[in-house]
RNA sequence: CUGACCGAAAAGCAAAACUACGGAAACGUAGCGACGCAAAGUCAUGGGUCUAAAGUCCAUUGACCAAGACUGCCAGACUGCCAAC
Numbered sequence: 001c002u003g004a005c006c007g008a009a010a011a012g013c014a015a016a017a018c019u020a021c022g023g024a025a026a027c028g029u030a031g032c033g034a035c036g037c038a039a040a041g042u043c044a045u046g047g048g049u050c051u052a053a054a055g056u057c058c059a060u061u062g063a064c065c066a067a068g069a070c071u072g073c074c075a076g077a078c079u080g081c082c083a084a085c
Base pairs, nucleotide, nucleotide: 007082012037013036018031019030020029021028022027035072041078042077043076045075046074047073048070049069050068055064056063057062
């Protein structure tokens, strides 16, 4: 230095629920909390999913629609800590 032990240990992130705030909503932020995660770090680039305020159609109930949202849906790109005997 490399491999095994081994993602064992140590560290990290933080689902749902609840509370507050923002938002038309999806959802986001913060607190609390841990379902889980070896990239559950970053990027809305491709696909997919969610919402539909405004807008369009409709006599109406409604339907359509992303420039809104989801990276913890899949992929891609970029970056990356620790691992003893």

Predicted 3D model of an 85-nucleotide RNA (c-di-GMP-I riboswitch aptamer) from an Anaerolineales bacterium.
Its mean pLDDT, the model's own confidence on a scale to 100, is 85.